Bacterial RNase P class A from a Caulobacterales bacterium, 391 nucleotides, folded computationally. The gene name in the source record is rnpB. The prediction has a mean pLDDT of 77. The organism belongs to Caulobacterales, within Bacteria. Rfam family: Bacterial RNase P class A. Rfam classes the family as a ribozyme. On this family, see Frank and Pace, Annu Rev Biochem 1998: "Ribonuclease P: unity and diversity in a tRNA processing ribozyme". Gene Ontology terms of the family: dimeric ribonuclease P complex, ribonuclease P activity and tRNA processing.
RNA sequence: CCAGUCGGCCGGGCGGCCGCUCCUGCAAGUCCCGAAAGGGCGCGGGGGAGGAAAGUCCGGUCUCCACAUAGGCGAAGCGGCGGGUAACGCCCGCCGAGAGUGAUCUCAGGGAUAGCGCCACAGAGAAUAGACCGCCUGCGUUGUCGGUUCGCUAACGUCGCAGGUAAGGGUGAAACGGUGGAGUAAGAGCCCACCGCCUCGACCGUAAGGAAGAGGGCACGGCAAGCCCCGCUUGGAGCAAGACCGAAUAGGGAUGCACGCUUCACGGCAAGCGCGUCUAUGCGCUGCAUCCGGGUUGGUCGCGCGAACCGCGCAGCGAUGUGCGGUCCAGAUGAAUGGCCGCCCCUUGUGCAAACAAGGACAGAAACCGGCUUACAGGCCGACUGGUAUU
Numbered sequence: 001c002c003a004g005u006c007g008g009c010c011g012g013g014c015g016g017c018c019g020c021u022c023c024u025g026c027a028a029g030u031c032c033c034g035a036a037a038g039g040g041c042g043c044g045g046g047g048g049a050g051g052a053a054a055g056u057c058c059g060g061u062c063u064c065c066a067c068a069u070a071g072g073c074g075a076a077g078c079g080g081c082g083g084g085u086a087a088c089g090c091c092c093g094c095c096g097a098g099a100g101u102g103a104u105c106u107c108a109g110g111g112a113u114a115g116c117g118c119c120a121c122a123g124a125g126a127a128u129a130g131a132c133c134g135c136c137u138g139c140g141u142u143g144u145c146g147g148u149u150c151g152c153u154a155a156c157g158u159c160g161c162a163g164g165u166a167a168g169g170g171u172g173a174a175a176c177g178g179u180g181g182a183g184u185a186a187g188a189g190c191c192c193a194c195c196g197c198c199u200c201g202a203c204c205g206u207a208a209g210g211a212a213g214a215g216g217g218c219a220c221g222g223c224a225a226g227c228c229c230c231g232c233u234u235g236g237a238g239c240a241a242g243a244c245c246g247a248a249u250a251g252g253g254a255u256g257c258a259c260g261c262u263u264c265a266c267g268g269c270a271a272g273c274g275c276g277u278c279u280a281u282g283c284g285c286u287g288c289a290u291c292c293g294g295g296u297u298g299g300u301c302g303c304g305c306g307a308a309c310c311g312c313g314c315a316g317c318g319a320u321g322u323g324c325g326g327u328c329c330a331g332a333u334g335a336a337u338g339g340c341c342g343c344c345c346c347u348u349g350u351g352c353a354a355a356c357a358a359g360g361a362c363a364g365a366a367a368c369c370g371g372c373u374u375a376c377a378g379g380c381c382g383a384c385u386g387g388u389a390u391u
Stems, first nucleotide, its partner, number of pairs: 001387010012344007020048007029041001031040003050362001054373002057371005062238004067282007075234005080094005095109001096107004110229002115227002117223003132169002134165007142157003146153002177195005196218001197216004203210002242301004252292006260269003271286004308327008345360006
C1' cells in the first nucleotide's frame, strides 16, 4: 500500500424570529366552556421521538378472571455441555460437524437396532441389491498364418452356448468400505499392512467430549426442517387490561334444558355450572346455554423513578455481577416537538486555485422493559488475517 474478517460510534451543528405541547413555582376569579364530572385563561423556570421508534416474532413486569391439587391424555415450544439473566426460542464460553490459506463464519447439533414411510428419473442393481459394457474358463462353429506322418495340430481372432467374477468402465445426488501389496484361470477382506468401522477403553476434563492401547467380524446407505420415539417446559385474556366520577336507559324479549328426595321449619342430600379434555379430592355459585334488542359512547386515573441511565473500581476468558459516586432524560389522546432565514460541516462534479452547482440515509413514541429480525446515503475509530514492496 492492496484485499479481507470482527467489534464500536456518529448520522448533521450553531444562531435569530414566530408557533405547538408537557412538567413545575407563583398568581387568580361573582372570569370563559360544560347538563354534570371536569376543563381552560396570566407571569417565571425546565423538558420534548429511535438505533432501529419498524415487524408484532419470543420472554416478562403489570392488570383482571373461582377455580385449586394430584394423575392420565392432548396441543404447542425447546433439544450438544456448562454458565448468565426476572425470563426466553436470547446472550457468553466451550465441545462436535462443516466451509475457508487464515482471521473467522455456519448449525431446528438427542434417537435410523421401537415401529411405519420415502429415495423421482437414469441405471444390471438404491439396503434381504445386482450384471449393461467388460475380464476369465470350458464346449462348439468359423477365419488368418505356420507346422505336418495330409489324419490333424499350435498361435491369434469372430460368433454362439454354459459357468465363474464384481477388481476396471458406465448410470446416478448417492452403488453395500479406501490405498497399497500378496494371491487367483480371472477376480474379491480371500489374505496382509495402514486407515476407516464395531466392541472394550488406561488417562485428562465440572460436563459435552478427547484419548494411549487391546481385540475383532471385515460389515450395519441416506432422510426424523417425514410421521414417530426420548427428555425438559407451558392457566386464560390483555392498556380498547383495569379503576373511579358524571349522565342516561328497557329490572326488555325469545328459544331449549333442568326444576328431585327428606324435614314442622331452618337445613341437608341430590342435580347443574366453574379447567384444552378425562378421573379423583376439595372449594365456590344456584339455575345453565344460545340469540334479538336498548342505554352510555362524557371526564379523570392507569401514564412513566424504572429488572433506569452515566462514570470509576473490584471479581470473572466472557455474558454479567457487585461497591462507590452522579443524573432525571417525551407523555400526546383525531393525536404535540413545526415554519422561515443566516452561518458552518460532510459527499460528489467542474476548476490551476478561488469559487460555483447538486446532494445529505433508513425513518416518527402511544402501558413499559429484555431480546431477535429487517431497513440504512455518507463518515469515523480499534483489533486481527492474508498478500506485495522496502529497510